[in-house]
RNA sequence: GCUGGCGUAGCUCAGCUGGCAGAGCGGGGCACUCGUAAUGCCCAGGUCGGGGGUUCGAGCCCCCCCGCCAGCACCA
Repeated sequence: GCUGGCGUAGCUCAGCUGGCAGAGCGGGGCACUCGUAAUGCCCAGGUCGGGGGUUCGAGCCCCCCCGCCAGCACCA
């Protein structure tokens, strides 16, 4: 340099054919218990990597850029 994959909650990841942004773990509260753990219930937490475009509507489609991973090529 070329190609492909990935980027969504603190962490690990879903999100179908474009139509309410979610789960588990973690955090907070409550219940239960003599108490703790476990368990159950509830709550909070998101510029969906950045920008632009298409569309009535974009996490999803298109373009550019950034970061990470893998493969290929080059190294006079």
Predicted 3D model of a 76-nucleotide RNA (transfer RNA) from Desulfurobacterium sp. The organism belongs to Desulfurobacterium, within Bacteria. Model confidence (mean pLDDT): 81 of 100.